[in-house]
RNA sequence: CCGCGCUAAGCGGGGAGUUAGCGGUGCCCUGUCGCCUGCAAUCCGCUACAGCAGGGCUGAAUUCCCACGCCGAGGCCUGCGCCUGUGGGGCCGGCCUGUGUAAGGAGCGUUGAGGCCCGAGUCUCGUGCAACCCAACCCUGUGAACCAUGUCAGGGCCGGAAGGCAGCAGCAUUAAGCAGCCGUUUGGGUGUGCCGCGAGGUCGCCCGGGCGGAGCCACCUGCAUGGGUAUCGCCUGUAGGGGCAGCGUCAAGGCUGGGUGCGCGG
Numbered sequence: 001c002c003g004c005g006c007u008a009a010g011c012g013g014g015g016a017g018u019u020a021g022c023g024g025u026g027c028c029c030u031g032u033c034g035c036c037u038g039c040a041a042u043c044c045g046c047u048a049c050a051g052c053a054g055g056g057c058u059g060a061a062u063u064c065c066c067a068c069g070c071c072g073a074g075g076c077c078u079g080c081g082c083c084u085g086u087g088g089g090g091c092c093g094g095c096c097u098g099u100g101u102a103a104g105g106a107g108c109g110u111u112g113a114g115g116c117c118c119g120a121g122u123c124u125c126g127u128g129c130a131a132c133c134c135a136a137c138c139c140u141g142u143g144a145a146c147c148a149u150g151u152c153a154g155g156g157c158c159g160g161a162a163g164g165c166a167g168c169a170g171c172a173u174u175a176a177g178c179a180g181c182c183g184u185u186u187g188g189g190u191g192u193g194c195c196g197c198g199a200g201g202u203c204g205c206c207c208g209g210g211c212g213g214a215g216c217c218a219c220c221u222g223c224a225u226g227g228g229u230a231u232c233g234c235c236u237g238u239a240g241g242g243g244c245a246g247c248g249u250c251a252a253g254g255c256u257g258g259g260u261g262c263g264c265g266g
């Protein structure tokens, strides 16, 4: 060095979680096939040589072991932004609102501002006039089968007669009532009036006049201050999503380097 037979070992690994701890079942990642059967989440097995029991395969190297060498998926941790939802905050911004100020703009003002004074009006009471309405009155018309009046034909009643009496229709008149009329009236009333008179009242507004002589106003912007408001920004709590960074941590996998037994025969 070659061949044969064995043995150690291997037949996936890792992260979080769980656990006193380790391994497994369950989740995730890697990776590509690296056995089979049984067990197991308020679980199963074990105890630092840390799954157990049984069977099978490979087998000293592409496959096993090591590296405090390099690259490195992914998980976890920490930190910092972002997005979405939800609760709170008015001692922040924004918004709404009251008051003040008058720097700027607008407006009014020497054709006279604000202020002060006078008068009239607006307001109240009374009253006159007018208008309108109602009622009464006046006037006109109509208006009674009988129970209104007058006259009462005819007829009736009484009477011996003279005569007397009641009285329908008709005619005339009239009462109540009804309708109209107009006004000299009278009385009452009023959601009436560019109407008048008297008295009162108020200084708020309007109008007019006087004094006086330069301000007035607060509409917009600004400033100050009080109150409110959680839609938005902001602050704060909370739930979720997603991103970035870390010479923080664990690390699959890959590369490189190193290591690894016994027997027989040639």
Base pairs, nucleotide, nucleotide: 001266002265003264004263005262006261009058010057011056012030013029014028015027020047021046022045023044024043035055036054037053038052039051064259065258066257067256069255070254071253074250075249076248077246078245079244080243082241083240084239085238086237087236088235089234092233093232094229095228096227097226098225099224100223101222103221104220105219107216108215115211116210117209118208119207121205122204123200124199125198126197127196128195129193130192131190132189133188134187135186136185137183139180140179141178142177148173149172150171151170156165157164158163